The RNA shown here (SAH (S-adenosyl-L-homocysteine) riboswitch aptamer) has 85 nucleotides and comes from Sphaerotilus mobilis.
The prediction has a mean pLDDT of 79.
Lineage of the source: Bacteria > Pseudomonadota > Betaproteobacteria > Sphaerotilaceae > Sphaerotilus.
């Protein structure tokens, strides 16, 4: 540093669908694969931060201590804080 799985950031329902995913779906490429591109239909508003753990890379990048988030499409409820009345 990448990527997977897990957890946390209050929580439900309704809703549009942009990536990503899904198709025993269709066209087209090629170098014929566990391949590319598209097009449909489906599915989609925690895909983002932090934090764990394992698996690849990379690297020599300290150790100890102490405190801690900050964001997430639109309708609606609810819970929690804080103020007024």
């Nucleotide at each position: 540093g990448u990527u997977u799985u897990c957890g946390a950031g209050g929580a439900g329902c309704g809703u549009u669908g942009c990536a990503a995913g899904g198709c025993c779906g269709g066209a087209c490429c090629c170098g014929u694969g566990u391949g590319g591109u598209u097009c449909g239909c489906c599915c989609c508003a925690g895909g983002c931060u932090c934090g764990a753990a394992g698996a690849c890379c990379c690297u020599u990048g300290a150790a100890u201590g102490g405190c801690c988030a900050a964001c997430g499409g639109c309708g609606c409820u609810c819970a929690c804080c804080c103020g007024c009345u």
Its Rfam family is "SAH (S-adenosyl-L-homocysteine) riboswitch aptamer". Rfam links the family to the GO terms S-adenosylhomocysteine metabolic process and regulation of gene expression. The model forms 83% of the base pairs in the Rfam consensus.